[in-house]
Context: one part of a larger RNA
RNA sequence: UCUUUGUUAAGGAACUCGGCAAAAAAGCGUGCGUAAGUUAGCAAUAAGCACUACCUGCUUUUAAAUUUAUUUAAAAGUGGGUCGCAGCGAAAGAGCCCAACCAACUGUUUAGCAAAAACACAGCUCCCUGCAAACUCCCAAAGAGGAGGUAUAGGGGGUGACGCCUGCCCAAUGCCAGAAGGUUACAGAAGGAGGUCAGCCGCAAGGCGAAGCUUUCAACUUAAGCCCUGGUGAAUGGCGGCCGUAACUAUAACGGUCCUAAGGUAGCGAAAUUCCUUGUCGGGUAAGUUCCGACCCGCACGAAAGGCGUAAUGAUUUGGGCGCUGUCUCAACAAAGACUCCG
Numbered sequence: 001u002c003u004u005u006g007u008u009a010a011g012g013a014a015c016u017c018g019g020c021a022a023a024a025a026a027g028c029g030u031g032c033g034u035a036a037g038u039u040a041g042c043a044a045u046a047a048g049c050a051c052u053a054c055c056u057g058c059u060u061u062u063a064a065a066u067u068u069a070u071u072u073a074a075a076a077g078u079g080g081g082u083c084g085c086a087g088c089g090a091a092a093g094a095g096c097c098c099a100a101c102c103a104a105c106u107g108u109u110u111a112g113c114a115a116a117a118a119c120a121c122a123g124c125u126c127c128c129u130g131c132a133a134a135c136u137c138c139c140a141a142a143g144a145g146g147a148g149g150u151a152u153a154g155g156g157g158g159u160g161a162c163g164c165c166u167g168c169c170c171a172a173u174g175c176c177a178g179a180a181g182g183u184u185a186c187a188g189a190a191g192g193a194g195g196u197c198a199g200c201c202g203c204a205a206g207g208c209g210a211a212g213c214u215u216u217c218a219a220c221u222u223a224a225g226c227c228c229u230g231g232u233g234a235a236u237g238g239c240g241g242c243c244g245u246a247a248c249u250a251u252a253a254c255g256g257u258c259c260u261a262a263g264g265u266a267g268c269g270a271a272a273u274u275c276c277u278u279g280u281c282g283g284g285u286a287a288g289u290u291c292c293g294a295c296c297c298g299c300a301c302g303a304a305a306g307g308c309g310u311a312a313u314g315a316u317u318u319g320g321g322c323g324c325u326g327u328c329u330c331a332a333c334a335a336a337g338a339c340u341c342c343g
Stems, first nucleotide, its partner, number of pairs: 001338008010329002014327001019324001029051004037042001039161001053082014083087001088093001095322006102314002107119002123159007135145003162309004167239003172236002174232005181227003187221002191217006199208003240258005267301001268298001279295005
């Protein structure tokens, strides 16, 4: 010096990102007592208070035994006494309270840096599926699961207890339905063009050229799809701008205008979302970029990628308080082990 441990004057979080770590009182039992809130179950062992050993009387109750009016045992109540600083005398055995965010909850997870607000969840909702079901096993087939189930069933997507709710837009994209018209493949095909060629013409060179064969163009016929017509948001998604206006000022219930498919409703809001920003006001502190309550100018909340509340729950996150302490002011001493040096 390091590791582990113990003790500490006065102060008591001044430490620190943060009471991290440590400490503490409480802890068991008995009696009493227990708030807000609440889904009436809880919250709750809330909080908080008192008692607890041993000896010895009395009273009551209960039980047992037998000698039937006594004994014994236990419990409760009520006296007297003994000892110690201390009686759950050792050990073991919740620190507590207030407020807010998030997630309802118990549960699950990154084996080896993350346990959470992430995942799951019951509940809600949408879509598919009539059974040889949909869907899955890469694909074709066979076979299998689904299921020896049958729409109160099965599969898939989203949301995520509960309470109050879930607004407007179908223009775009998707999906569903429709079929008059337009477009359109394979295929068929009227007709046309080329090559070849019997034959014909020509002295020759060459020219013309039927049928067949062959190459090719093609009117026309022709499905789904697309265009088209409608529907659909707990489908993918979206949910405006400028100008003016009221008996001080300010503001604008009101008006005008442009654009749009429609211009953000309820609720919430400097928020796990707010840049400006330590916004402003109030509370808490002597002093508060955090916190709580409001305001609304929402850079850039918003309604099942759910909105807003919410008792209970949480090794979650944030702020405050009581108690307590070597976290600190500020360090000291002691023990064991390690290391180094000396003998």